[in-house]
Molecule: RNase P RNA; transfer RNA
Organism: Planctomycetota bacterium
RNA sequence: GCGGACGGGAAGCGGCCGCGGCGGGGCCUUGGCGCUCCGUCGAGGAAAGUCCGAGCUCCGAAGGGCGGGGUGGUGGGUAACGCCCACCGUCGUUCCCCGAGAGGGGAACGAUAGGGAAAGUGCCACAGAAAACAUACCGCCCCGCGCGAGCGGGGUAAGGGUGAAAAGGUGCGGUAAGAGCGCACCGCGGAGGCGGCGACGUCUCCGGCACGGCAAACCCCACCCGGAGCAAGAUCAAGCAGGGGGAGAGGCGGCCCGCCUCGCUCGUACCCCGGGUGGAUCGCUCGAGGCGUGCGGCGACGCGCGUCCCAGAGAAAUGGCCGCGCCCUCUCCGGAGGGUGACAGAACUCGGCUUACCGCCCGUCCGCGACG
RNA sequence: GCACUUGUAGCUCAAUUGGAUAGAGCAGCGGUCUACGGAACCGCAGGUUGCAGGUUCGAAUCCUGCCAAGUGCA
Numbered sequence: 001g002c003g004g005a006c007g008g009g010a011a012g013c014g015g016c017c018g019c020g021g022c023g024g025g026g027c028c029u030u031g032g033c034g035c036u037c038c039g040u041c042g043a044g045g046a047a048a049g050u051c052c053g054a055g056c057u058c059c060g061a062a063g064g065g066c067g068g069g070g071u072g073g074u075g076g077g078u079a080a081c082g083c084c085c086a087c088c089g090u091c092g093u094u095c096c097c098c099g100a101g102a103g104g105g106g107a108a109c110g111a112u113a114g115g116g117a118a119a120g121u122g123c124c125a126c127a128g129a130a131a132a133c134a135u136a137c138c139g140c141c142c143c144g145c146g147c148g149a150g151c152g153g154g155g156u157a158a159g160g161g162u163g164a165a166a167a168g169g170u171g172c173g174g175u176a177a178g179a180g181c182g183c184a185c186c187g188c189g190g191a192g193g194c195g196g197c198g199a200c201g202u203c204u205c206c207g208g209c210a211c212g213g214c215a216a217a218c219c220c221c222a223c224c225c226g227g228a229g230c231a232a233g234a235u236c237a238a239g240c241a242g243g244g245g246g247a248g249a250g251g252c253g254g255c256c257c258g259c260c261u262c263g264c265u266c267g268u269a270c271c272c273c274g275g276g277u278g279g280a281u282c283g284c285u286c287g288a289g290g291c292g293u294g295c296g297g298c299g300a301c302g303c304g305c306g307u308c309c310c311a312g313a314g315a316a317a318u319g320g321c322c323g324c325g326c327c328c329u330c331u332c333c334g335g336a337g338g339g340u341g342a343c344a345g346a347a348c349u350c351g352g353c354u355u356a357c358c359g360c361c362c363g364u365c366c367g368c369g370a371c372g
Numbered sequence: 373g374c375a376c377u378u379g380u381a382g383c384u385c386a387a388u389u390g391g392a393u394a395g396a397g398c399a400g401c402g403g404u405c406u407a408c409g410g411a412a413c414c415g416c417a418g419g420u421u422g423c424a425g426g427u428u429c430g431a432a433u434c435c436u437g438c439c440a441a442g443u444g445c446a
Base pairs, nucleotide, nucleotide: 001368002367003366004365005364006363007362008361009360012324013323014322015321016320017319019042020041021040022039023038024037025036026035027034044343048354049353051352052351053350054349055348056229057228058227059226063257064256065255066254068225069224070223071222072221073087074086075085076084077083088114089112090111091110092109093108094107095106096105097104098103115220116219120218121217122214123213124212137160138159139156140155141154142153143152144151145150168186169185170184171183172182173181187209188207189206190205191204192203193202194201195200233282234281235280236279243273244272245271246270248262249261250260251259289308290307291306292305293304294303295302296301325340326339327338328337329336330335373445374444375443376442377441378440379439382398383397384396385395391429400416401415402414403413404412422438423437424436425435426434
C1' cells in the first nucleotide's frame, strides 16, 4: 500500500424560496372565514418488523384457586424485560507442555435456549445377538460324542461385526479363555476441609463403578404473568322520544369461588334495548428527555452540577436552488467532470431485540506485497 | 394504526402426533385402442415442504428470526 473479519462512530454546515404546526400583528363587504406580515419549530439510526418489556386508559375490588402462557448457570444493572454487563461451566478450532498410553495442564480466538434424565411416563426408525430388568451372531476357552467335516453342553465378553449411540478407559498382573477379578493412573460417584457473595474451583479420604441419550417429548422444580389496547378512553350539544321491553336483572371477559349495585305492591324509580357521521374538543407530547461536565464502578450503569425545549396533525407537510465542506473518477498537477448517495420515511409515548443499509472515519486482528 | 390466520407438485388436498424414496385426484407428456378425436387402460415426469439458522442420530412436523398472501376491528 492492497484485500478481508470484528467492534464502535457519524448520517454534513449556512443562506434564499416553498409546504405543515404553534404564537403574535395588520387588512377587508367583520364574528363564518379569507388575504397578508413577523417570530419559532419541523423524520430516523433504524421512524421498519410488531418480536419482548413498561408507562397510560378502560374492563369487575384485579382478591384466591384451577387451567393456560412465559423464563431457566451465578452475581449485578434497570421502572421492567426473553435486554445489557461481569464471571462460571461446557463445547469447537489452532498452538504449546507433560505422559508408554488412556488422558491431563496451559494460552489465544470463537460458540453457548446452560435447572432437573438416581420423581414418574414416553421415544430411540433401519441395521444389529442385544437399544436399557441387558444380551450373545461370528469368535475365544473347557468338557462330551464323532475317523472326519462337525454336533451337543457349559464358560466368557478381550477381539470382529451393526449402529448416531453397545453398559467406564489405558497399561500391567491374572486366567482354560476372559472379566474391576486384582493393582496403578484417568474418568465417575459420595463425604469432609479450604477459597469464593455465588455459579463453581481446589485438596484429602472413601467407593470397584451402581446410574446410555432425548425435557426446542409429556412432565417435575423455581420464578414471573388478569384481559384488552390511543380505532384505549373522556367530555360536548341536538334529535329519534318522555318510545319499546323486563321480574329478578346486570356488572362477568377461559372456568370456579368470591364480590358489588338496584329491584322484588301501583306509580315515580331500577335495568336492558333503542340511529348515523367525512362531528368538535381532550387524551397529545416535558420525557425512566437531550447535550456538556465532575465523581463512583472492571463494566452494564448510577449520582451531582450546568444548560436546552426539540414535529405532532386529516392517512396527506417535512421539498427545491445556491455557496462551503466531503466523497468518487480523470489529469498535462494548473484543474475538469460527477455525486452528496444506501436502507428507508414519524402518527399515544418510552426501554430493548431483530432485520435492511452505498460510501466514509476510528480501533483491534488476519492475509498478500514492498522497503529497512 | 392495532390484533390475528395461513404457506406442501401448475391447481385442490394428504402424510397415523419426529423415522428416511413426501403421497393422491385433476391438469401435463408418451404409449395402446381408433379412419381421426374423445373416453378408457398402461406408463412417465414434475417438490430446496415460502426462506435462513438451530435442537435431534434423524425435521414437512419442534424452536428462533425473516418473507409473502389473506382476514377482522371505529